A computed fold for a 1485-nucleotide RNA from an uncultured marine bacterium, annotated as small-subunit ribosomal RNA. It matches the Rfam family "Bacterial small subunit ribosomal RNA". Gene Ontology terms of the family: structural constituent of ribosome and ribosome.
């Protein structure tokens, strides 16, 4: 420090970047240097090494080989005093291995007194003089072997007596007891001939003592692991007296007294471990660890045990017992690698059965030497760390091949290649240090001696010692030559495109990739990083202040014990004095070297190695100081308490007493109905209920009453009484710190249950019953036990909450209540103090909400508690309880969150406010009928496809007979029906006619008919056709969830935002809220806001009014005229085309804050947005739509393309939507007869005539249109029918026509005669409209050959109702909850059912282990006794002790276990709705 909950901060885990390794696996591997190398089975071990030396301590002594000599048997010399054994002295207790045990005086540190110490230094003294064995050697016996026994013989520096004691030991202070060996060289007097012998003399040994250095024994402080889900433990234990024993002190042993000892500062027991210098890591402090080097200590196959010895209870000695393993003649008998290599097994894993004593060291020895698997060196291994190299230089055609590509490029990339160069390592040759220094001969001086001897020392000469080693080093030769790989590119975290893969393989530290465009899997091309290594896994510490000392914390995130008394402990108020345990500051010992740190040096550098030095923070002692804690002796009153007066209070206990209600029992009056409820029932009542009255039981006390009192809490409330706890006020005097906290401990402890005896009105778990529901084991009634009440004993828990632990101090105020005292004034009020209880705020503190003198603030002392969610307050053991339970209090497993405050927004069967045909009040309908039309479904070859709540269904379709057409079925075509391009041909392309084949598309083939255009005259260039190969063409094929672009909806709803301050840690607030007011975020007024922008409104179009203007195809007042505005004339006046004016709350009154508005009036053609349209803010819905069209990715290409014929989108058990015609009489038929807009006509609109009953035909004037055509109806008048399936109603169906059209059968509209069905006003439900609107009535027109009840437009007639927002839906703000944020269609709980995984409890099984008793008892030592010739010693017997082993209780751990409890995880399983909003019955302990 980053990444993960989450919009944000907080809290709180997980997870990464870092360094570490005795490492391991995986992919690669050039060379050197210095370290390292069984971390597992202290498992088994095969072979061979690893401990010997000394002949200057003894004594005895081969053999082969050669040589001579032989009688051929051998002898003799030499080998040789050798070899090898034996006595016997030293040394095998060191050197090397290991870590099992062990929690200890084992290890560290600092000290101590009761001790021994070979060899070695240094000193004092002596070293006389004897003796008997005994191995080897022979010889004999027994054994399979190991060995082993008899018997003769012999030596010593082996043994053993005597003497002698400078000195030691003991002592009864008189004495007493205790030694020893000699070997070597040398001289030389004498017995001499030698060798000797004595003697003298060095030198090496010997004896006894003494001190010393050296090891070692032993004792003490103090430090050194986890578990209290181990709390008591001990009987040689604790101490003492005397004995014994040791080298010494001691319960160390015994004998005997005492009854102690140790423990909560953690004793006993369990589990774990070798300690320590030091390593890794970290800023440090810690934390983890304990290999390599070094120091201690254990251990040697397991278990005991001695013995020699200076030293062992002894790795490569001995004995016994056990387990393996080997010989073996079955009688016995032999081993012991955790020494070096090695070998089997475990195991991820860890080397040569290697060379040399050359050095260093050790062990013997007088030495030379010997022996050394200690060592020193090599070998193997990228285990590590360090160093070195694999080329340098230039080189753009930016090569070629790769990859990507928007097709231009672009990157691999100066990289390659070419060109010029160098040669380090490697590699072949040559040359060459240092690790050597002594020893050992001669030799000369010097010391030492009597000595010229030995000996030491010093110098000169010779004379040789090198495993390592073909060494470092250095030269020389050759050629770019021999030598690059790992991982990783989604964020963390530097690094990215393609392709394949399609929630599939598969990645993955964490968050999390992949479901058809993957920067994330798996290739490639690129790139990042590191590099002879790279990753991975695994292991420590860091980060992680996530155990907090340095450095946290506890209202709500985990955490304050329910409360109080108290015991150890902790911690405590003034002054003096002394004292020095803490503390300070000095000296002094010690802190072992290695290691770390610093200079300095040495190997070409570095790792390495050296030499200095400082540090080792520690302990020990010694002195000084006396502020501060601590002792000590003395005083003090501020803290605490006592005394006196006073005062408040539901504060306990325990007795009495009182009204008012309820119900129940008794008695009265009375009669039919009470009672419950959303609504009912069950219930009670004619056997007399509710009602009323009157007398009795029991419970509980209205108003008073209050964030009012009182108690530690829990609690406590009618009224007197008794007895008693504390609290507060005011005052003197007194005690003199007497005080606060408080582990364990004691007591109290709501309701709930548990016990015994009692009561028992109401209430009321369980329970019945009735209801409500899908179901109701509930919410409601109607009843009902237990319990609630009393007495006395348990329980001892709660959201026991202020979710706040006791004391003490100290830090702005304000206003309140409660109970004193005091002052001013005196019922009241003010001012002030002391204690209790609230409310807002200041500093300050908090993540934040809040806290704030009653603290959660500054600060002190103590106690308790927390450390991620689950699983769990749960198992299991302990304790407590009668039970029910409580109380301490875990793992395994699993998640990456789980929380906590706060902020936006959705949502509420939350709450205000408004608003809308949203409801109410009308009207006229849907829904019933019949047809029409779209939708499902279903059928079918095929009924193309698209749209699905609102926002899909008369929608795309402004019109499916063919065509469209996308569907099916059949035949046809393949550069294609349609576009470009390129080669090569033709020139006419059309037109028509004919003939053949087909259903046709088309194919074949004959003929007629002006034989293209430009032109620079050049088959120049254009254009059409044809043919043929290739690029392509073509897809209504697939993804609207890869898009664009358009629409649809919330909604013409009033809201969506930004910039700047400003508030806030932040998200985000504030403006946008708040009073008004509006149709409106429309305006006006206040505000930490000012301000702006998209919306809103206004600006456009249209209609309603008027002027101007201009009058033709329009118009006609006025003149003339005509059948007629026909026609002259006119433009006033309709109209029509333009272009202006008008409307603004502009005026007045009330009203309102004087404002913004609002109300009513006036005037106007229109009044408060005039009326209707265009006009749709930020955004919702992955809404629609690849089938308009455009388009990326994907698929088809003789077909998913293209064309043709015929069918199909019109199919009908059935459901819906929209609509149309009805059901009649406000109607219907019949005659008569009136009055319009908007619009539209050339493949067209059609006058007028004629025909026909009618559709309509036939003829045709006008008219490209204000001029011609096209045409109303309801209304209105007469009459007729008279409430019925009709003269209503018009389906169905016959039969004949018309028109369009290539064609009208499937499948077109129409007409006219005939038939004349259902329907008589429509359940539940549910639609649309506030005025020229609903309602009715007709007309156009577009699309179109020809077809609509359908959509778009247009006039005509022409209502009703609106009290008003309580409700229903939608919407807007403002507020509130919340566990929602994919947002209420959300979240989420528990049963059961299924896999699967740990776990508990289990009849019992099976091991470990460890206690006590008992039995047996091996070597052994020790003790008694005996044998022997008196001691000793061997011997032998006996006795207690004792190690395996045996028997039995009994505890403790662990495995397993039918079956069984619960848990936990696991996309789509049953049920059900418990929690979050008032969650629909408020949650919760």
């Nucleotide at each position: 420090g980053a990444g993960u909950u989450u919009c944000u901060c907080u809290u709180g885990g997980c997870u990464c970047a870092g360094a570490u390794u005795g490492a391991a696996c995986g992919c690669u591997g050039g060379c050197g240097g210095u370290a390292g190398g069984c971390u597992u089975a202290a498992c088994a071990c095969a072979u061979g090494c690893a401990a010997g030396u000394c002949g200057u301590g003894c004594g005895a002594g081969a053999a082969a080989g050669u040589a001579u000599c032989u009688u051929c048997g051998g002898a003799u010399a030499u080998g040789a005093g050798u070899a090898g054994a034996g006595c016997g002295g030293c040394g095998g207790a060191c050197g090397g291995g290991u870590g099992a045990g062990u929690a200890a005086c084992g290890c560290g540190u600092a000290g101590g007194a009761a001790u021994c110490u070979a060899c070695c230094u240094a000193g004092u003294a002596g070293a006389a003089g004897g003796g008997g064995a005994u191995a080897g050697c022979c010889c004999g016996g027994g054994g399979a072997a190991a060995c082993c026994c008899g018997g003769a013989u012999u030596a010593a520096u082996a043994c053993c007596g005597u003497a002698u004691a400078c000195c030691u030991c003991c002592u009864u202070c008189g004495g007493g007891a205790g030694a020893a060996a000699g070997a070597a060289g040398g001289c030389c007097u004498c017995u001499c001939u030698u060798u000797g012998a004595a003697g003298c003399u060095u030198u090496c040994g010997c004896u006894a003592c003494u001190a010393g250095a050296u090891g070692a024994g032993c004792c003490u402080g103090c430090g050194u692991a986890a578990g209290a889900u181990u709390a008591g433990c001990u009987u040689g234990u604790u101490g003492g007296u005397g004995a014994g024993g040791u080298a010494a002190a001691g319960g160390c042993u015994c004998a005997c007294c005492a009854a102690g000892g140790c423990a909560a500062c953690g004793a006993u027991c369990u589990u774990u471990a070798g300690c320590u210098g030091g390593u890794c890591u970290g800023a440090g402090a810690g934390g983890a660890c304990g290999a390599u080097c070094a120091g201690c200590c254990a251990c040697a196959u397991u278990g005991g045990g001695a013995c020699u010895g200076a030293g062992a209870c002894a790795c490569g000695g001995c004995c016994c017992a056990g387990a393996c393993u080997c010989c073996u003649a079955c009688g016995g008998g032999a081993g012991g690698c955790a020494g070096c290599a090695g070998u089997g097994g475990g195991g991820a894993a860890u080397a040569u059965u290697g060379g040399a004593c050359a050095a260093u060291g050790g062990g013997c020895g007088c030495a030379a030497g010997c022996c050394u698997g200690a060592u020193c060196c090599a070998g193997c291994c990228a285990u590590a760390c360090c160093g070195c190299g694999u080329g340098u230089g230039u080189g753009a055609a930016g090569a070629a091949g790769g990859c990507c590509u928007u097709c231009g490029g672009g990157u691999u990339g100066u990289a390659a290649a070419g060109c010029a160069c160098u040669u380090u390592a490697a590699g072949c040759a040559g040359g060459g240090a240092g690790a050597a220094a002594a020893a050992g001969u001669u030799a000369u001086a010097a010391g030492c001696u009597a000595a010229u001897a030995c000996c030491u020392u010093a110098u000169a000469a010779c004379c040789u010692u090198g495993a390592u080693g073909u060494u470092a080093c250095c030269u020389g030769c050759a050629g770019a030559a021999u030598a690059a790989g790992c991982a990783c590119c989604g964020g963390c975290u530097a690094a990215u495109u393609c392709c394949g893969u399609g929630c599939c393989a598969g990645c993955a530290g964490c968050c999390g990739c992949g479901g058809u465009a993957a920067u994330a899997c798996g290739u490639a091309g690129g790139g990042u990083g590191c590099a002879a290594g790279c990753g991975u896994u695994g292991u420590u510490c860091g980060g992680a202040a996530u155990u907090a000392c340095u450095g946290g914390g506890c209202g709500u995130a985990a955490a304050g014990c329910g409360c109080a008394c108290g015991u150890a402990g902790g911690c405590g108020g003034a002054u003096u004095a002394g004292a020095a345990a803490g503390u300070a500051u000095g000296g002094g010992g010690u802190g072992a070297a290695a290691u770390c740190c610093c200079a300095g040096g040495g190997c070409u550098c570095a790792a390495c190695c050296c030499u200095g030095g400082a540090a080792c923070u520690g302990c020990c002692u010694c002195a000084u100081a006396a502020a501060c804690u601590c002792c000590u002796a003395a005083u003090c009153u501020a803290g605490a308490g006592u005394u006196c007066g006073a005062g408040a209070g539901a504060g306990g206990u325990g007795a009495g007493u009182g009204g008012a209600a309820u119900u129940c029992c008794g008695g009265g009056u009375g009669u039919a109905g009470a009672g419950g409820u959303g609504a009912a029932a069950u219930u009670c009542g004619u056997a007399g209920a509710u009602a009323u009255u009157c007398g009795g039981a029991g419970a509980a006390c209205a108003c008073c009453a209050g964030u009012g009192g009182c108690g530690a809490a829990g609690g406590c409330g009618g009224c007197u009484c008794a007895c008693u706890g504390g609290c507060u006020c005011g005052a003197u005097a007194c005690u003199g710190a007497c005080g606060c906290u408080g582990a364990g401990g004691u007591g109290c402890g709501a309701a709930a249950g548990u016990g015994u005896g009692g009561g028992g009105a109401g209430c009321a778990a369980a329970c019945a019953g009735g209801a409500u529901u899908a179901g109701a084991u509930a919410c409601c009634c109607u009843g009902g036990u237990a319990g609630u009440c009393c007495a006395c004993a348990c329980c001892g828990u709660a959201a026991a909450c202020g979710a706040u632990g006791a004391a003490u101090g100290c830090c702005a105020g304000u206003c309140g209540u409660c109970g004193g005292a005091u002052a001013g004034u005196a019922u009241a009020c003010u001012a002030u103090u002391c204690g209790g209880u609230g409310a807002c705020a200041c500093a300050c503190c908090u993540a934040a909400c809040g806290g704030a003198u009653u603290a959660a603030g500054c600060a002190u002392u103590c106690c308790g508690c927390c450390u991620g969610g689950g699983g769990a307050g749960u198992a299991c053991g302990g304790u407590c309880g009668c039970a029910a339970g409580a109380u301490u209090a875990a793992a395994a497993c699993u998640c990456a969150a789980a929380g906590g405050a706060a902020u936006u927004g959705a949502c509420g069967g939350g709450g205000g406010c408004c608003c809308g045909c949203a409801c109410a009040a009308g009207u006229a309908g849907u829904g019933g009928a019949g047809c029409a039309u779209g939708u499902g479904g279903u059928u079918u070859a095929a009924u193309u496809c698209g749209a699905a709540g609102a926002u899909a269904c008369g929608c795309g379709c402004a019109g499916a007979a063919c065509c469209u057409u996308a569907c099916c079925a059949a035949c046809a075509c393949u550069u294609g029906a349609c576009a470009u391009g390129u080669u090569c041909g033709u020139c006419g392309c059309g037109a028509c006619u004919c003939u053949a084949a087909g259903a046709g598309a088309u194919u074949a083939g004959a003929g007629u008919u002006u034989u293209c255009g430009g032109u620079u005259c050049g088959g120049c260039c254009g254009g059409a056709c044809g043919a043929a190969a290739c690029a392509c063409a073509g897809g209504u094929g697939c993804u609207g969830c890869a898009u664009g672009g358009c629409u649809g909806u919330c909604g013409u709803c009033a809201g969506c935002u930004c910039g700047u301050g400003u508030c806030g840690u932040g998200a985000g607030a504030u403006g946008u809220u708040g009073g008004g007011u509006u149709a409106a975020g429309u305006c006006c007024c206040g505000c930490a806001a000012c301000g702006a922008g998209c919306g809103c409104a206004a600006c456009c179009c249209u209609c309603a009014c008027u002027u101007u203007u201009a009058g033709u195809u329009g118009c006609c007042a006025u003149c003339a005229u005509u059948a007629a505005g026909u026609u002259g004339g006119g433009c006033a006046c309709u109209c029509u085309g333009a272009a202006a004016g008008a409307a603004c709350u502009g005026c007045c009154a009330g009203u309102g804050a004087u404002a913004a508005g609002c109300u009513g009036g006036a005037g106007g053609a229109a009044g408060g947005u005039g009326g209707g349209g265009a006009u749709g803010a930020c955004g919702u819905c992955a809404a629609g739509u690849c089938c308009u069209c455009a388009u990326g990715g994907c698929c088809c290409u003789u077909a998913c393309g293209u064309g043709u014929u015929g069918g199909g989108c019109u199919a009908c058990a059935c459901a819906c939507g929209u609509g149309c015609u009805a059901c009649a009489a406000u109607g219907g038929c019949a005659u008569c007869u009136a009055c319009a807009a908007c619009a539209g006509g050339a493949a067209g609109c059609a006058a007028a005539a004629c025909g026909g009953c009618a559709a309509c035909g036939u003829u045709a004037a006008g008219c490209a249109a204000a001029u011609c055509c096209c045409g109303a109806a309801a209304a209105g008048a007469u009459g007729c029918c008279u409430c019925a399936g009709u003269u209503c109603g018009g389906a169905u169906u016959g039969c004949a026509c018309u028109c369009u059209g290539c064609a009208a059968c499937u499948c077109g509209a129409g007409u006219g005669c005939a038939u004349g069905a259902a329907g008589c006003u429509g359940g539940a439900a549910u639609u649309a409209c506030u005025a020229g609107u609903a309602a009715u009535c007709g007309u156009g027109g577009a699309u179109c050959a020809g077809c609509g009840u359908g959509c778009c437009a247009c006039g005509g007639u022409g209502a009703a109702u609106g009290c008003g927002u309580u409700c229903c839906c939608g919407g807007g703000u403002c507020u509130u909850g919340u566990a929602c944020a994919c947002a209420c269609c959300g979240c989420c709980c528990g049963u059961c059912a299924c896999a699967c995984c740990a776990u508990g409890g289990g009849a019992g099984u099976u091991g470990g282990u460890u206690c006590u008793a008992c039995c047996u008892u091996a070597a052994g030592g020790c003790a008694a006794g005996g044998u022997u010739u008196u001691a000793a010693a061997c011997c032998c017997u006996u006795g207690a002790c004792c190690a395996c082993g045996g028997u039995a209780u009994a505890g403790u751990c662990a495995g397993c276990g039918a079956c069984u409890g619960g848990g936990g995880u696991g996309a789509a399983g049953u049920c059900g709705u418990a929690a979050c909003a008032a969650g629909g019955u408020a949650a919760c302990c």